[in-house]
RNA sequence: GAUCGAUAAUAGCAAACCUUUCGAAAGAAAGGGACGCAAAACCAUGGGUCUAUAGCCCUCGGCGGGUUUAGAUCGCCAGGUUGCCGAA
Repeated sequence: GAUCGAUAAUAGCAAACCUUUCGAAAGAAAGGGACGCAAAACCAUGGGUCUAUAGCCCUCGGCGGGUUUAGAUCGCCAGGUUGCCGAA
C1' cells in the first nucleotide's frame, strides 16, 4: 500500500417489531429495540423489485385491468465517491 479482512483493537450503523408524524400508497422521519453489517457511509447512473394519487384507454356504471408518468428501495445486484485498523 491493497480487487486483503483476523475469535485483534478503537469506534460506527441498526433488521423485524412497537409508538408518533408525513404520504393516496410503496415507503420515509423521530424515539425505543437489535436481525445482522468490513463500508449496512453517500450517490437513483444501469438493472431488478415495490406503489398507483394523477392523465389516457378498456368496462353500461362500479369493481377491476392496461399503459403513460410520477414516486420508493443503496440493508436487492452492479457501478461511482469517500473512510477506521493492520494480523495473515